[in-house]
Context: one part of a larger RNA
RNA sequence: GGCGCAUGGAGGAUGCCUUGGCUCUUAGAGGCGAUGAAAGACGUGAUAAGCUGCGAUAAGCUAGGGGGAUUGGCAAAUACGAUUUGAUCCCUAGAUUUCUGAAUGGGACAACCCGGCUAGUUGAAGACUAGUCAUUCCGCAAGGAAAGCAAACCCUCUGAACUGAAACAUCUAAGUAGGAGGAGGAGAAGAAAAUAAAUAAUGAUUCCGUAAGUAGUGGCGAGCGAACGCGGAACAGCCCAAACCAGAGUAAUUACGGUUACCCUGGGGUUAUAGGACUACAAUGUGGACUUAUAUUUAAUAGUGGAAUAGGUUUGGAAAGGCCAAUCAAAGAGGGUGAUAAUCCCGUACACGAAAUUAAGUAUAUACCUAGUAGUAUCCUGAGUACUGCGGGGUCGGAGACGCCCUGUAGGAAUUUGCCGGCACCAUCCGGUAAGGCUAAAUACUCCUAAGAGACCGAUAGUGAACUAGUACUGUGAAGGAAAGGUGAAAAGAACCGCGAACAGCGGAGUGAAAUAGAACCUGAAACCAUGCGCUU
Numbered sequence: 001g002g003c004g005c006a007u008g009g010a011g012g013a014u015g016c017c018u019u020g021g022c023u024c025u026u027a028g029a030g031g032c033g034a035u036g037a038a039a040g041a042c043g044u045g046a047u048a049a050g051c052u053g054c055g056a057u058a059a060g061c062u063a064g065g066g067g068g069a070u071u072g073g074c075a076a077a078u079a080c081g082a083u084u085u086g087a088u089c090c091c092u093a094g095a096u097u098u099c100u101g102a103a104u105g106g107g108a109c110a111a112c113c114c115g116g117c118u119a120g121u122u123g124a125a126g127a128c129u130a131g132u133c134a135u136u137c138c139g140c141a142a143g144g145a146a147a148g149c150a151a152a153c154c155c156u157c158u159g160a161a162c163u164g165a166a167a168c169a170u171c172u173a174a175g176u177a178g179g180a181g182g183a184g185g186a187g188a189a190g191a192a193a194a195u196a197a198a199u200a201a202u203g204a205u206u207c208c209g210u211a212a213g214u215a216g217u218g219g220c221g222a223g224c225g226a227a228c229g230c231g232g233a234a235c236a237g238c239c240c241a242a243a244c245c246a247g248a249g250u251a252a253u254u255a256c257g258g259u260u261a262c263c264c265u266g267g268g269g270u271u272a273u274a275g276g277a278c279u280a281c282a283a284u285g286u287g288g289a290c291u292u293a294u295a296u297u298u299a300a301u302a303g304u305g306g307a308a309u310a311g312g313u314u315u316g317g318a319a320a321g322g323c324c325a326a327u328c329a330a331a332g333a334g335g336g337u338g339a340u341a342a343u344c345c346c347g348u349a350c351a352c353g354a355a356a357u358u359a360a361g362u363a364u365a366u367a368c369c370u371a372g373u374a375g376u377a378u379c380c381u382g383a384g385u386a387c388u389g390c391g392g393g394g395u396c397g398g399a400g401a402c403g404c405c406c407u408g409u410a411g412g413a414a415u416u417u418g419c420c421g422g423c424a425c426c427a428u429c430c431g432g433u434a435a436g437g438c439u440a441a442a443u444a445c446u447c448c449u450a451a452g453a454g455a456c457c458g459a460u461a462g463u464g465a466a467c468u469a470g471u472a473c474u475g476u477g478a479a480g481g482a483a484a485g486g487u488g489a490a491a492a493g494a495a496c497c498g499c500g501a502a503c504a505g506c507g508g509a510g511u512g513a514a515a516u517a518g519a520a521c522c523u524g525a526a527a528c529c530a531u532g533c534g535c536u537u
Stems, first nucleotide, its partner, number of pairs: 001536009015522001016486002020457002022454007029446002031149002039100003042055003046078001050074002061094006070082003105114003115133007135146004153184001154182005164171001168219001194202002206233005216224002237438003240382001244267004249262005272416001274381004278375004287369002292365010303352003309325001311324004326343002328332001334346003387411008397423001418433005473480002493521001496508004
């Protein structure tokens, strides 16, 4: 020096654990905000750096309800208190709620500065206290509304590129990502100028399954990709404009009797087997998608009761384990307790409960909306619209034989003997009635609340975050972004003594089942280091 064995050091793997996560289910809720939000700054405790709570009434104030012995948050200790005259705690309602922030009296480098008016403290100046003073829209005014924030879902507008095509330009990615605006608990769509068919039919929309990777489209490449129909979920239909009538206003005209035009308000009316106005008859009732009030029921926001071994013995530090014996069960879900507990504790099954606030349902009343028959001369039935040319877009359809829908531009109808569609176009036939509007449910999502689940993770995993975590730290900034869990059943957290400079460390002593569980604390692998012994060069 090497190898081996043993004992230690160092290190923090592994095992076990879980306060935290992840993914879902079922209900609820789906908004907050000028009555000042979300988010913050600064304060606030006897002592107080952080977190939490709260706001100069500041870990809190008041009232009502619950509850019944402790209590002054995390968080120990000291001091000083509170509390059966019912505290702490929980629920409901209220008060207070600095400054910033849409921030709104003006300004500003957010949490700061400076004002006007009215009233008051005092008569003045000054200061202070209370209130008030932004903008836009609506309204004659009084006054009202809006704004800003928020996870996804929804609608509209706008809108890439990487990429794929084994290059690349049409194409694709994709109407995706991104940007802007808007709404709601959902949103959008929606009551046929529909779909179809060949002489048969269906009957608003939405969503799911199928049709179907079909018909198609496509440098016919890469790729893209329907619909009808069928089966389900859920079902709900309506209102205006106009004709006509009445009234108000303005204007024109007038023989002052009116008349006409425009506009507004009310009635009327709403469709394809055309309907309505108009004319002539007839009717007072039914239903609805529900405004408000009252009553009532249920539920939510605190809670209450809740069975049965203080059984014997044994091992042990400890019994819930072993053995023996018993009990309850509408309760043998789960958690805790010194090891594994139906019967020890919290609970569980089941039963019960609200002064206050809220939600939903029901009943009654009420607001609002809601019908017929015949006649057919006249009138009405959505115009820069339909449609056409040129140019784009949508659709499975990339300009194609290319319909349909939307649109920029230039033209530009008809009026029920009308008009549109049925994939060029024409005829027949069939279906519908455009150019106004509303409409629950079935559908999408989850920042959030409650209860629960998992062949999900178990501290290099699972959220970035089980711990003072979007913290420390980095960056001018946008932004980036950690590490870090475990003594013990209980602190019983090591009195006292010794070595030592020592508040270091260690040895005794003591606690404990254990201290090689001693706070650098469960277990304690490997690399690496050391000591002893053996073999060997």

The part of an RNA shown here (large-subunit ribosomal RNA, domain I) has 537 nucleotides and comes from Chitinophaga pinensis. Its mean pLDDT, the model's own confidence on a scale to 100, is 84. Rfam family: Bacterial large subunit ribosomal RNA.